[in-house]
Small-subunit ribosomal RNA from an uncultured prokaryote, 1494 nucleotides, folded computationally.
Its mean pLDDT, the model's own confidence on a scale to 100, is 82.
RNA sequence: CGUUGGCGGCGUGGAUUAGGCAUGCAAGUCGAGCGAGAAUCUGUGAGUGGAGGCUUCGGCCAAAGCGAUCAGAGGACAGCGGCAAACGGGGUAGUUAUACGUCGGUUACGUACCCUCGGGACCGGAAUAGCUGCGGGAAACUGCAGGUAAUACCGGAUAAUCUCUUCGGAGCAGAUGCUGACGGAGCAAAUGGUGAGAUUCCGCCCGAGGAGCGGCUGAUGCGGUACUAGGUUGUUGGUGAGGUAACGGCUCACCAAGCCUGAGAUGCCUAGGGGGUGUGAGAGCAUGGCCCCCACCACUGGGACUGAGACACUGCCCAGACACCUACGGGUGGCUGCAGUCGAGAAUCUUCCGCAAUGGACGCAAGUCUGACCGAGCGACGCCGAGUGCGGGAUGAAGGCCCUCGGGUUGUAAACCGCUGUCAGAGGGGAUGAAAUCGCGCAGGGUUAUCCUUGCGUGUUGACAUAGCCUCAAAGGAAGCCCGGGCUAAGUACGUGCCAGCAGCCGCGGUAAUACGUACUGUGCGAACGUUAUUCGGAAUCACUGGGCUUAAAGGGUGCGUAGGCGGCUAGAUCAGUAGGGUGUGAAAUGCCUGGGCUCAACCGAGGCACUGCGCUCUAAACUGUCUAGCUUGAGUAAGAUAGGGGUGUGCGGAACUUCCAGUGGAGCGGUGAAAUGUGUUGAUAUUGGAAGGAACGCCGGUGGCGAAAGCGGCACACUGGGUCGUUACUGACGCUGAGGCACGAAAGCCAGGGGAGCGAACGGGAUUAGAUACCCCGGUAGUCCUGGCUGUAAACGAUGAGCACUAGACGGGAGGGGACUUCGGCGGAUCCGGUUGCAGCGAAAGCAUUAAGUGCUCCGCCUGGGGAGUAUGGUCGCAAGGCUGAAACUCAAAGGAAUUGACGGGGGCUCACACAAGCGGUGGAGCAUGUGGCUUAAUUCGAGGCAACGCGAAGAACCUUAUCCUGGAUUUGACAUGCUUGAGAAUCCCCCCGAAACGGGGGAGUGCCUUCGGGAACUCUUGCACAGGUGCUGCAUGGCUGUCGUCAGCUCGUGCCGUGAGGUGUAGGGUUAAGUCCUUGAACGAGCGCAACCCUUGUCCUUAGUUGCCAGCGGGUCAUGCCGGGGACUCUAGGGAGACUGCCGGUGUCAAACCGGAGGAAGGUGGGGACGACGUCAAGUCAUCAUGGCCUUUAUGUCCAGGGCUGCACACGUGCUACAAUGCGGCGUACAAAGGGAAGCGAACCCGCGAGGGGAAGCAAACCUCAAAAAGCGCCGCUCAGUUCGGAUUGCAGGCUGCAACUCGCCUGCAUGAAGCUGGAAUCGCUAGUAAUCGCAGGUCAGCAAUACUGCGGUGAAUAUGUUCCUGAGCCUUGUACACACCGCCCGUCAAGCCACGAAAGCGGGGGGCGCCUUAAGUCGUCGGGCUAACCUUCGGGAAGCAGACGCCCAGGGCGAACUCCGUGAUUGGGACUAAGUCGUAACAAGGUAUCC
Repeated sequence: CGUUGGCGGCGUGGAUUAGGCAUGCAAGUCGAGCGAGAAUCUGUGAGUGGAGGCUUCGGCCAAAGCGAUCAGAGGACAGCGGCAAACGGGGUAGUUAUACGUCGGUUACGUACCCUCGGGACCGGAAUAGCUGCGGGAAACUGCAGGUAAUACCGGAUAAUCUCUUCGGAGCAGAUGCUGACGGAGCAAAUGGUGAGAUUCCGCCCGAGGAGCGGCUGAUGCGGUACUAGGUUGUUGGUGAGGUAACGGCUCACCAAGCCUGAGAUGCCUAGGGGGUGUGAGAGCAUGGCCCCCACCACUGGGACUGAGACACUGCCCAGACACCUACGGGUGGCUGCAGUCGAGAAUCUUCCGCAAUGGACGCAAGUCUGACCGAGCGACGCCGAGUGCGGGAUGAAGGCCCUCGGGUUGUAAACCGCUGUCAGAGGGGAUGAAAUCGCGCAGGGUUAUCCUUGCGUGUUGACAUAGCCUCAAAGGAAGCCCGGGCUAAGUACGUGCCAGCAGCCGCGGUAAUACGUACUGUGCGAACGUUAUUCGGAAUCACUGGGCUUAAAGGGUGCGUAGGCGGCUAGAUCAGUAGGGUGUGAAAUGCCUGGGCUCAACCGAGGCACUGCGCUCUAAACUGUCUAGCUUGAGUAAGAUAGGGGUGUGCGGAACUUCCAGUGGAGCGGUGAAAUGUGUUGAUAUUGGAAGGAACGCCGGUGGCGAAAGCGGCACACUGGGUCGUUACUGACGCUGAGGCACGAAAGCCAGGGGAGCGAACGGGAUUAGAUACCCCGGUAGUCCUGGCUGUAAACGAUGAGCACUAGACGGGAGGGGACUUCGGCGGAUCCGGUUGCAGCGAAAGCAUUAAGUGCUCCGCCUGGGGAGUAUGGUCGCAAGGCUGAAACUCAAAGGAAUUGACGGGGGCUCACACAAGCGGUGGAGCAUGUGGCUUAAUUCGAGGCAACGCGAAGAACCUUAUCCUGGAUUUGACAUGCUUGAGAAUCCCCCCGAAACGGGGGAGUGCCUUCGGGAACUCUUGCACAGGUGCUGCAUGGCUGUCGUCAGCUCGUGCCGUGAGGUGUAGGGUUAAGUCCUUGAACGAGCGCAACCCUUGUCCUUAGUUGCCAGCGGGUCAUGCCGGGGACUCUAGGGAGACUGCCGGUGUCAAACCGGAGGAAGGUGGGGACGACGUCAAGUCAUCAUGGCCUUUAUGUCCAGGGCUGCACACGUGCUACAAUGCGGCGUACAAAGGGAAGCGAACCCGCGAGGGGAAGCAAACCUCAAAAAGCGCCGCUCAGUUCGGAUUGCAGGCUGCAACUCGCCUGCAUGAAGCUGGAAUCGCUAGUAAUCGCAGGUCAGCAAUACUGCGGUGAAUAUGUUCCUGAGCCUUGUACACACCGCCCGUCAAGCCACGAAAGCGGGGGGCGCCUUAAGUCGUCGGGCUAACCUUCGGGAAGCAGACGCCCAGGGCGAACUCCGUGAUUGGGACUAAGUCGUAACAAGGUAUCC
């Protein structure tokens, strides 16, 4: 904040603007300090008054009432005086230390009220408020004159243990010091108050002590920032003085030049501190609201006064801002007290009651005052508590939701029956907070007492709250919120359709959403539930407890070395650290424990513990520290030996290169993938001789050497650093590391001067390319080289800081030395340096492994998600380039490491395949056929789309087929299924009319079966209802089927083993195979799906059988023919078997598998062919074969009909046919197949026709009849190279066939016509043997046919390959990877657009703290004080003393000025982040196509 909201208890509530405030209240009290004293009361009662009475009528008396005066009581208002007002209450602005916490010190201090003790209070005086009078002013306020009191003020006296001081002996002590004795000097007071009465009660003065409170001070602890590194001049110290209650540069004069700082000074930012609080196992981290302690503040700034105490929240003065009043002259005010108001804000209450209680001020007291406080009110703001009912109740009601429609669930839930009475409500009565209150009376105690105190009696005090109890009534008044994909308890339906929306993270939503919305239902919590914000936790994710740095973020480029940290052996001392004991403190509250009080709890109160800390003290002496004395093993020194591209300088050398000179020579050279630019007849290149120049140092040369790293390579010399070895000698811990600092530091670069052969950024040219500011080539400047200086960075890498110690080995290399070994080859051992391999251990793994990344210690550096960014800004260094230091906003949910499995590579190895090569024939060119695209159309239905769509679905589109294809006409329970229902009729058949038909209308024939005569069954028509129907959508919801990789040799499992794991092994290696086929080795052993085999077919033989097939022999017959009798021999048919297994021989091979050769055999190493297709891939294809979820449609997207379309044609592609001819074509003759089909069929002979065909009809449901002629071939003849006797398109005419019907739109025949085409560019396809090529035959579909297609069949019948470099594809192993939707991957930068935050920027605006100068209020202090003045002195003149006033120092504030710093803003500008499939290229990841990177 949202939704909801019945009750009570205890708490708590203006955290933002320390912004502004109306109104009321929040500090007064004392009459027992003083004077005066109103109202009012009492007494007196002048006077007035006159009821009434008397009367001599002249008058007199006279009450009540009123009432001057006086006295008393009374005590308001104001004043003087005392005390309080410095507490209490509020707030957190400032403050990083003048604060706070803890522990100390004060021998450097103060203290009103309170307590205790001691002592004292004598004699005097002068004023002034109030008041009265007269004034000023609007007001606030104020002037003058007069006069008055005190516990107000003043003088004097007296006085000490008080203060100061002299002297100095003594004691004590913690630095100056402290304590006490003698003497000197100095300092008090209210003869008050009460009271009949005061030594006595309350007060006053001096001193001492106490309690409590305060001042000062020391140590220690207590934020961030170094992108703040130097700060400071009263600063640091001293001497002296002043000042203070007191120490002190607190202040001043003089002197000195100090003081603080990397253990963070100074500056800036932020902030009150603590007890505590939240969290956490703890250590910590965060925090400081309520309550308590401390500090500070009081409109802002300054200042003092008074006082015991203040520099004072509701006091004073000044300045300022703001607000108010005003008569315009001048005044007034300060809610950060309680309420309340405005403003700002997401946000925080009543202008309440009472002093009854507790506490405070004053008072002798009663008492007064008290927004402290106690209470109530408001707010679910927090914590706690009790409720909203309890029991029974199944037809498991109704309703809702779901459903497979059977049911399930809501759910004993409700209704209904019975019961109870908490809370709230009404009424009654009532405990407690109240007593140690107060008054009065009585009695007692304190010697007296007015005072104190005890007991008793009596009276008195409640703002507010109301426990518990009784009565009444009624289940009546009292339940919601969030959630239900996982984390996380709890699911279904509908709606929606990347829309609307959800979301803490992962992520949901694109038509089947358990995630959106709704409903039902369920889970959780419950007067609340969710959300948001914040803190801690989880997070060992800042790691003290308790992390890391080879590759994930992270070792400084290297060394020397300062501070610091750490440090060998022995002994002694000490006790700082350390350890133990004791003790003080660590406020209370809080926390914990125990028991207690509210019915419980929250809450409250009691006791104990704890408060992990600090101080003091005693003890210990191992360890650390310190001190002392030693030691030699760490470290170092000397002498000796020794290896080395260690460094610097000087000189020398040869090869090569280039240039120049000369000779020879004569056309090219050079360069590349190929070229060109370039160079050359003015003579190059090549070659010979000579000269010059500069740079670099071949072989040796080596995981060889040296150096701290960078780095170091010809030879010699000089100078020089370090290392190693062995043997002594010496020093005696002298060591290790190392923040800052200093030095060195590749290449490139910079400055100055040289030098310049080769190479070579930039630049020019030539190529390449779509482009090519590149890669390649020809040139070429800076540079590379030297000297001097600067720069200070690298993938400065072992991506591994330095040092020490320890922890299995094995094998090489370099250096020197040694052995009482030795066969002279060698062998074993110790040291230093430098490698390989490997155990334990470590590691996320890769890996490291005595040169650790193992085990420990010490020190330094560094890290804390990616991007932004090593950028901006600031600082600093640099001549510059730039270096070092180094953020944030914003943005993402990742970025990253190692390894695994795949996939991929213009990576590698091995191997295979008509993959290439070797061949043969094609396609691509022509015409035509056919399919597709496109175009067209009313429509040209739909699907298939690289391989793996395109003679494919379609094994037959004229109608039909045929479809949401089009036009038109009809129909609505339907063309089709099932059930119910109304009515009629057997069914069924025929005819007529309209019409294009469907449809519509009419007529006729027919009267069946069963029957209990009522009717029934089936069928037809008809009415209505359920429903039918859909080639409508979704192949990305699916089943099934299919294609493809691919007949490629692979794909897996169990157990075991290895690995943290993914996973691996097996399945790899060596051989071999067509094969993961087999053999062999091996942590594997086995197994499964695949391979192979089993099946079919074909090839040889045997056997059985012998018709429709066959015919050798026998017989018969014919012109002839297995024609007939017969036969089973043969062929053949179709059943069964045999056969082939590397079985045999030789060789090779691992004593293997297997391969090579051979024999035999019809066939030989799979004999040929077929069927058969592993795990899987392509969201491959198909909703139009079929099936099917969902959706859509229902007088239409269904159904029926006619006609048209699917055949449309500038064009493009695929697949074919026929050709281009002579290895051919034509004619004639002639030979040989296999496999099939046939009844709405095949159809012989014969006849007709040139022919298609017609007639005809035998035979045949077929080894019988038929289609049926096979063709190429062979023989003969012609053609002779031509657009032809090739080729047949196209067109005309005439016919035939099928069919209801050949116009769109069939096929065939004859005659005539006779197009393109003369072998086909780039490119591309098939095929390894009975194959290609070529030749024909048959079949399915089918009325017919667009079939040249498809599926089969046989005939003739080759060539080439014994190779794997290349193209394509595949398998295994290996390698790289930033890919995993897996290279059709990933991905970079500019530009363009939008948006966001940031930087720079001429400037502009504002804040902060200082500095300098000017001015300076109030005020303290000082000086002056000529003016004024009660107390005292006086010689009366005056003095002392004081005041006004003036001046001075300081100073708030103000003004001016120059700087610093922070914030905001700013035309323009810079890069950055993020955005939809924008543009350009292709940089990176594979050798990423030029290896990549710094």